RNA sequence: AUUAGAGUUUGAUCCUGGCUCAGGAUGAACGCUGGCGGUAUGCUUAACACAUGCAAGUCGAACGGGACUCUUCGGAGUUCAGUGGCGGACGGGUGAGUAACGCGUGAGAAUCUGCCUUCAGGUUCGGGACAACCACUGGAAACGGUGGCUAAUACCGGAUGUACCCAAGGGUGAAAGAUUUAUUGCCUGAAGAUGAGCUCGCGUCUGAUUAGCUAGUUGGUGGGGUAAAGGCCUACCAAGGCGUCGAUCAGUAGCUGGUCUGAGAGGAUGACCAGUCACACUGGGACUGAGACACGGCCCAGACUCCUACGGGAGGCAGCAGUGGGGAAUAUUGGACAAUGGGCGCAAGCCUGAUCCAGCAAUGCCGCGUGAGUGAUGAAGGCCUUAGGGUUGUAAAGCUCUUUUACCCGGGAAGAUAAUGACUGUACCGGGAGAAUAAGCCCCGGCUAACUACGUGCCAGCAGCCGCGGUAAUACGUAGGGGGCGAGCGUUGUCCGAAGUUACUGGGCGUAAAGCGCGCGUAGGCGUCCCAUCAAGUCCGGGGUGAAAGGUCCAGCGCUCAACGCGGACAGUGCCUUGGAAACUGCUGGGAUCGAGUGUGGCAGGGGGGAACGGAAUUCCAGGUGUAGCGGUGAAAUGCGUAGAUAUCUGGAGGAACACCGGCGGCGAAGGCGGUUCCCUGGGCUGACACUGACGCUGAGGCGCGAAAGCGUGGGGAGCGAACGGGAUUAGAUACCCCGGUAGUCCACGCCGUAAACGAUGGGUGCUAGGUGUCCGCGGUAUCGACCCCGCGGGUGCCGCCGUUAACACAAUAAGCACCCCGCCUGGGGAGUACGGCCGCAAGGUUGAAACUCAAAGGAAUUGACGGGGGCCCGCACAAGCGGUGGAGCAUGUGGAUUAAUUCGUCACUAACCGAAGAACCUUACCCAGGCUUGACAUCGAGUGAAAGGCCGUGAAAGCGGUCCCUCCCUUCGGGGACACGAAGACAGGUGUUGCAUGGCUGUCGUCAGCUCGUGUCGUGAGAUGUUGGGUUAAGUCCCGCAACGAGCGCAACCCUCACCGUAUGUUGGCAGCGUAAAGUCGGCAACUCUUACGGAACUGCCCGUGCAAGCGGGAGGAAGGUGGGGACGACGUCAAGUCGGCAUGGCCCUUACGCCUGGGGCUUCACACAUGCUACAAUGGGCGGCGACAGAGCGUAUCGAAGGGGCGACCCGGAGGCAAUCGCGCAAAUCCGCCCUCAGUUCGGAUCGCAGGCUGCAACUCGCCUGCGUGAAGCCGGAAUCGCUAGUAACCGCCGGUCAGCUAAACGGCGGUGAAUACGUACCCGGGCCUUGUACACACCGCCCGUCAAGUCACCUGAAUUGUCUGCACCCGAAGUCGCCGGCCCAACCCGCAAGGGAGGGAGACGCCGAAGGUGUGGGGAGUGAGGGGGACUAAGUCGUAACAAGGUAACCAU
Repeated sequence: AUUAGAGUUUGAUCCUGGCUCAGGAUGAACGCUGGCGGUAUGCUUAACACAUGCAAGUCGAACGGGACUCUUCGGAGUUCAGUGGCGGACGGGUGAGUAACGCGUGAGAAUCUGCCUUCAGGUUCGGGACAACCACUGGAAACGGUGGCUAAUACCGGAUGUACCCAAGGGUGAAAGAUUUAUUGCCUGAAGAUGAGCUCGCGUCUGAUUAGCUAGUUGGUGGGGUAAAGGCCUACCAAGGCGUCGAUCAGUAGCUGGUCUGAGAGGAUGACCAGUCACACUGGGACUGAGACACGGCCCAGACUCCUACGGGAGGCAGCAGUGGGGAAUAUUGGACAAUGGGCGCAAGCCUGAUCCAGCAAUGCCGCGUGAGUGAUGAAGGCCUUAGGGUUGUAAAGCUCUUUUACCCGGGAAGAUAAUGACUGUACCGGGAGAAUAAGCCCCGGCUAACUACGUGCCAGCAGCCGCGGUAAUACGUAGGGGGCGAGCGUUGUCCGAAGUUACUGGGCGUAAAGCGCGCGUAGGCGUCCCAUCAAGUCCGGGGUGAAAGGUCCAGCGCUCAACGCGGACAGUGCCUUGGAAACUGCUGGGAUCGAGUGUGGCAGGGGGGAACGGAAUUCCAGGUGUAGCGGUGAAAUGCGUAGAUAUCUGGAGGAACACCGGCGGCGAAGGCGGUUCCCUGGGCUGACACUGACGCUGAGGCGCGAAAGCGUGGGGAGCGAACGGGAUUAGAUACCCCGGUAGUCCACGCCGUAAACGAUGGGUGCUAGGUGUCCGCGGUAUCGACCCCGCGGGUGCCGCCGUUAACACAAUAAGCACCCCGCCUGGGGAGUACGGCCGCAAGGUUGAAACUCAAAGGAAUUGACGGGGGCCCGCACAAGCGGUGGAGCAUGUGGAUUAAUUCGUCACUAACCGAAGAACCUUACCCAGGCUUGACAUCGAGUGAAAGGCCGUGAAAGCGGUCCCUCCCUUCGGGGACACGAAGACAGGUGUUGCAUGGCUGUCGUCAGCUCGUGUCGUGAGAUGUUGGGUUAAGUCCCGCAACGAGCGCAACCCUCACCGUAUGUUGGCAGCGUAAAGUCGGCAACUCUUACGGAACUGCCCGUGCAAGCGGGAGGAAGGUGGGGACGACGUCAAGUCGGCAUGGCCCUUACGCCUGGGGCUUCACACAUGCUACAAUGGGCGGCGACAGAGCGUAUCGAAGGGGCGACCCGGAGGCAAUCGCGCAAAUCCGCCCUCAGUUCGGAUCGCAGGCUGCAACUCGCCUGCGUGAAGCCGGAAUCGCUAGUAACCGCCGGUCAGCUAAACGGCGGUGAAUACGUACCCGGGCCUUGUACACACCGCCCGUCAAGUCACCUGAAUUGUCUGCACCCGAAGUCGCCGGCCCAACCCGCAAGGGAGGGAGACGCCGAAGGUGUGGGGAGUGAGGGGGACUAAGUCGUAACAAGGUAACCAU
């Protein structure tokens, strides 16, 4: 100095695990935008092809000559081609190739080195040519040919020679002058410096689905070759060399300093700058040279381009610009040699696309600016709004200032040392005018900083992940506002980080991915104690190196700052070398015994192999007895049986397996091993002593063993039994069940090599509390002996602490604490698949991917829910019983259909006589038609006026028009209030929409006994505990126990009502006794009934039994007994349950209409279907008659309506009385008595229809109710199925009420009357409660989910064949060229010779080896296309079934 996390699997939790994000970086690109400067950077793709210009020349002080100028004619100067010298091997470009001594680093020996430096010496004597030039000549051109002349620092020879070679004698071997007097060259030798060549150690990517490679290969000897060691080359000899520490092959790649990232370790990368290598159109080759196998040189071959007179030629931008092309993409055909550097030159100088500058590009980094101060009426406008306001916002305007930048004017450097400045009138300085010239981009659901409105309506779209959008979207689009960054901002690509997600630092493997099925063992890794030695590892010090740049640091420096540059220091974790240390590891030597092993005594055992033997049972065969069935199942059938089965007895045959003992007992490495005996054989344990002396552990490859199934050959075959046949079951049933039955199961030999081969737990060693079983051996104590008891060792179980674990759990048999070795894992699917290899007779095994696709897939545990899981318990849940529904007719509701409309809502239970407790008009929301537009209704200001009402006209009415009437209350007289009218405007209005935006209310689970909280405790956590348990209850009711203790909402109680009593009360109610009497009518009475107030009474209080208790059973008393009957009362919540049409209400929508008024119609339809009822089908009945039989609770003034009268009746007339314990509705009915009916579609049943009436109402046609007479349908007790009810209940019977003019009420709400049956019981159906269990469910079983088929899309595998490409091997051909050899042809220098000529030497040419390209054949690799075939993934609601998850309805799964 330094280390950050988040989102996403679930209902929730913890863990595992992947995906994604926030950071940094970039030679970038794309989108939108763009003021200035500085400084860097700029073809990452086609090492694709290139027009044009330029990029390497220079020297006259090496040489001859030409031209021009000057000339004192001696010559001088300038310039040019040529000869010659030096340079063109540097500089510049690129990254193709290369996995290599190529690079990096550190060493080394067998080398060369032009120019430069130092030292020593030399520079002498000769000679012959060739260009230029001239002549002739070929060619289109490029370029030549022949002959002739000529110089040199060109070339050759001789001499000298330190040096070299060989060796002691010899041999070889240099030079160049120029100009002039001072230099500069040249030669030889030595040394240095620089540069280069060579060798070695170490380091340097991926693939083993590449495991073997190698013939000059490895070494030696001789020779050759090179500057130099060397198989570098050659001949011969030997048979080596390399490789699992990864050779060879394949793929990819220049390497490094560094760069980016990272806390670091590491990972990625190798643009610019620097070092190095490689390359220069492709391939090959050499020449020259100090240096090349040579980017702007040569030769050859090839491809391509260009010129051509078709005979031939020319070319190589991966130099700088530039062009085409490719691409997402990368600049000017600029200036200058002024500086730095390079080449040549004595120099002047020339050349230099190296370089220095300029131009273009926001490509990066850095700096600056786009103004500053003031300014509230918080302007206007915009947006939002709860309509008040808020916000944009001191923001603007306004006022006062400033002038960086840009612009204009002026001055004007440094870079330059004497001259010389491309940049450049640049940097910089001064002056001037004027806020003037200058802001965008992305984002605002969470991660992640920033929210509203409108539009849209699973559309359009967004999206990095999770995910948004289906009418109120902070997630789409736009706007306002906000956040972030800012001349930029976003997006995309790539790298590192986050990712401890490859784990060296720093991970794991019982169940999440992961222990090889088990053993033996090779290499390797690791290894007990003591002594000594060495010093390889290790540690400490010194030296060398680790280029520069870069990095870090510096109160160092220079550009105004910074970026940038300069200086210094440090670092550069490395390598080499040297000195030292000796603990540890290691080598070597010596010793030891505790690890390991051997010997010896004993022991247990289904350990293995072979042989023999045994009994029980099944089946079959033979015989006997015997008769009609047997067998099988849920029930059956197929099957067997009168040709005698099954059953039973006797005898026989044969195969397989070994009951009981038998046991979380034994043995084995695992697989596995079970009757008895014998033979052979492995391992283990234990006791005591002796011996060996680390001999050990693990174990990549390798080798062996290895259940079942399966395969081969040959046997065997009783039972069982894939396949198969048949019978059932079923919608189907290629299954489950049944009857048969072949392989197989058994044996021998040989294969296979896999299993959920499991303890899902590799092996070894040591250590770390205990308790309790069991098997084997031994010891101690005691005993005659054994058992018991105590202890040691080995094995095998259970429980349990520490510790571990995500939890579950493990816990001396570890999943604890450590060490050693091996194997294995890295998201799910694709897939243990494909391809390739190996193995196998086959089946197949083993090794083992990718494309593509998903945002998860998982583990453990939690709470629920669920189960054709379990336990306990309840409920008219079943059962027991009574009565119904479902069939008929009718009523009512609903669906459907119909219609102008048949208004709307409600849909399992929990919609359907529900909203409707009253649809003829009204209601009314619907339809048709006629009308109104501030409106039928509310509020507001101003004006006028009462409003209303009557009549007339018109009209269907609403309405419109006219007319009559005549005026309200208060007053301080100003006016005010209510009401009405016409006009304008704010607004009204909407049963229009959304119950999935809501309030409120309601249904349902369910009057079920539950639902929670605080504190504490337990758990990492979800959560648990409490609330579970044992009892008990109608009850989470109570008791006991308990890490819980308390509490709340529920239960119960408190409330109402009924039942008993008391007190009070005494009318309108009552009346026993008294009087009266037709009558509680009256007098009286206040007892009784009753009324309605207040009290009492019941508490398991008492007794018995039982129980710890709570309580339960029984009993007494009591009107009532264990909540006495009934009601009101409905916990936390569930169903996005129902209701916007009761009401309220957000949003949206309509506004001369979706509002309002009116007439008429509709809601009342009708082939059907369903639901709820009524009435029946009859005799327990119906009819008629009789009996004044007997209620309760209600209702009544727009009302109930008596008496009396009329009518067959509905009803009418009537109007007493009643604001009701007074009067009325009001005769209750079933019942009871008598008569008739006698089993029939009837004296049952009453539908339907006809006629005649009554009532209400403006009005009964659509469409009311009632009455009388007539008519007299279906229906004879109701299929599958289904409902209610447990006592004053069901059933039966009537009465009343609300709504209401009337009523379709057979409905609903109440009231009383008569008044049962049954409950053994909880197996079953339904619903529910508690506990527990399983779960792959959590939208919660109406769940989840699998496979085929069908459709679409995508990638992959295979594939006859085909296309081009790379490469191995063999052979053919063989360019250039080096080398070898020949060299008959040619040749000036040197030698011999007078010469001719010859020699030496050289060359052309020929031949030979090698040899690029090419060709042929054959093999291998990868790529493209590909009819067809195959599976895979994904996709909206397709088809068929139901395999899995619950005992998933046949437990599931693994191998075959």

Small-subunit ribosomal RNA from an uncultured bacterium, 1456 nucleotides, folded computationally. Its Rfam family is "Bacterial small subunit ribosomal RNA". The prediction has a mean pLDDT of 86.